[in-house]
Context: one part of a larger RNA
RNA sequence: UGACGGGGGCCCGCACAAGCGGAGGAACAUGUGGUUUAAUUCGAUGAUACGCGAGGAACCUUACCCGGGCUUAAAUUGCAACUGACUGAACCGGAAACGGUUCUUUCUUCGGACAGUUGUGAAGGUGCUGCAUGGUUGUCGUCAGCUCGUGCCGUGAGGUGUCGGCUUAAGUGCCAUAACGAGCGCGACCCUUAUCGAUAGUUACCAUCAGGUCAUGCUGGGGACUCUGUCGAGACUGCCGUCGUAAGAUGCGAGGAAGGUGGGGAUGACGUCAAAUCAGCACGGCCCUUACGUCCGGGGCCACACACGUGUUACAAUGGGGGGUACAGAAGGCCGCUACACAGCGAUGUGAUGCCAAUCCCCAAAACCCCUCUCAGUUCGGAUUGGAGUCUGCAACCCGACUACACGAAGCUGGAAUCGCUAGUAAUCGCGAAUCAGAAUGUCGCGGUGAAUACGUUCCCGGGUCUUGCACU
Numbered sequence: 001u002g003a004c005g006g007g008g009g010c011c012c013g014c015a016c017a018a019g020c021g022g023a024g025g026a027a028c029a030u031g032u033g034g035u036u037u038a039a040u041u042c043g044a045u046g047a048u049a050c051g052c053g054a055g056g057a058a059c060c061u062u063a064c065c066c067g068g069g070c071u072u073a074a075a076u077u078g079c080a081a082c083u084g085a086c087u088g089a090a091c092c093g094g095a096a097a098c099g100g101u102u103c104u105u106u107c108u109u110c111g112g113a114c115a116g117u118u119g120u121g122a123a124g125g126u127g128c129u130g131c132a133u134g135g136u137u138g139u140c141g142u143c144a145g146c147u148c149g150u151g152c153c154g155u156g157a158g159g160u161g162u163c164g165g166c167u168u169a170a171g172u173g174c175c176a177u178a179a180c181g182a183g184c185g186c187g188a189c190c191c192u193u194a195u196c197g198a199u200a201g202u203u204a205c206c207a208u209c210a211g212g213u214c215a216u217g218c219u220g221g222g223g224a225c226u227c228u229g230u231c232g233a234g235a236c237u238g239c240c241g242u243c244g245u246a247a248g249a250u251g252c253g254a255g256g257a258a259g260g261u262g263g264g265g266a267u268g269a270c271g272u273c274a275a276a277u278c279a280g281c282a283c284g285g286c287c288c289u290u291a292c293g294u295c296c297g298g299g300g301c302c303a304c305a306c307a308c309g310u311g312u313u314a315c316a317a318u319g320g321g322g323g324g325u326a327c328a329g330a331a332g333g334c335c336g337c338u339a340c341a342c343a344g345c346g347a348u349g350u351g352a353u354g355c356c357a358a359u360c361c362c363c364a365a366a367a368c369c370c371c372u373c374u375c376a377g378u379u380c381g382g383a384u385u386g387g388a389g390u391c392u393g394c395a396a397c398c399c400g401a402c403u404a405c406a407c408g409a410a411g412c413u414g415g416a417a418u419c420g421c422u423a424g425u426a427a428u429c430g431c432g433a434a435u436c437a438g439a440a441u442g443u444c445g446c447g448g449u450g451a452a453u454a455c456g457u458u459c460c461c462g463g464g465u466c467u468u469g470c471a472c473u
Base pairs, nucleotide, nucleotide: 002472004469005468007467008466009465010464011463012462013461015457016456019421020420021419022418026313027312028311029310030309031308032307033306034304035303042053043052064299065298066297067296068295069294070293076122077121078120079119080118081117082116083115084114088103089102090101091100092099093098106113107112124288125287127286128285129284133282134281135277136276137275138273140271145184146183147182148181149180150179151160152159153158164175165174166173190265191264192263193262195233196232197231198230199229200228201227205222206221209220210219211218236259239253240251241250242249243248315414319373320372321371322370323369324368332361333360336355337354340351341350342349343348380411385406386405388403389402390401391400427449428448429447430446431445432444433443
């Protein structure tokens, strides 16, 4: 100087408290450990691994296992030699890869071009080392810190500045001051959302005028409104009262759509954990080279006495079932989204129409109204199982999703202990997208309905700062 303390002071954070809803018990989904296996590929392991890499394992993917092939090799390319092929078609063996047979079969300015075969030089490796590395990422933490120049103090390591008082979300400011300044962070600048104005109106809109329909901005038209773009305005403790030297604090003060950082996002200082990744990629070293490379068929990654994490569905009446009926946002669409009609209980099929989209399509559910069930393992709950189907796809046996019928398990609110959340939040309800042939309870977004509580900082956890102790540095 730091680190540490079951030392002290001050301060902060869904850290506690006050509340709401979960998880821990059940079934299932998914990940992990373990076990099993020919293989169950590999990585991630307190917080910071475990619906994580994977934004989608039937084949492929695929790296694993078994078996069958190839050895300049799947691809690219230099040199040399040889050949005229390549391609297309048929047949044979085979699980395919591959091997074999037959037919077909180049251009040329004669230098060669192109292609194939052979030889040779480069290959290839998801093999090892993240403790050799680059790049990227997590975490402390969006915490308020981390430093430098000159000066001053100290023999020196170092200190000061950065401490003290007040203040702030903030090393944010004000005052004081052997310090005076500065940099990286903070803030601001950026995006979005909330209000208004100007401008522009098509595919959006329809107040006024006219036409028209069973009905509809449907048509002429309009530029008002909504909306969609662009450009501006607006919020600054600016004004008022009180407190304060100031910074600032406070007020069911004004004005205002918005008030004290308005809400949300992007943005992550010096560094810490030899943190993670050689399997995204790149790369040093080491290792393999008729195999640790590569092609193919099948299997596995989906196993199952068990243990854990994350979720979904429930245990019901604030509910289940039946009928009626209303209202979004954001996104997507030609290998696509599909109106409408018909067939089917349905998944879906057949026909057909519009749209490369503010034009067409996809587009709610909870809510509301009526009826029913009456506290029961039930008209709750839906696991599991049976046979029957639909769709995708060479192919659903291992191992897909969906549909209808039948079957109808556990489960009556969950021990110790534990998690999230402070407002359009929690809770609850549905919708969309990426990936994708098909395959979400996951992920990322979107809107609808919409709470309770915060006295306070004694305590638990984490952090900042000053100080103190110290056998550590």

Annotation:
Predicted 3D model of a 473-nucleotide part of an RNA (small-subunit ribosomal RNA, 3' major domain) from an uncultured bacterium. Its Rfam family is "Bacterial small subunit ribosomal RNA". Its mean pLDDT, the model's own confidence on a scale to 100, is 82. The RNAcentral record of the full RNA draws on ENA and SILVA.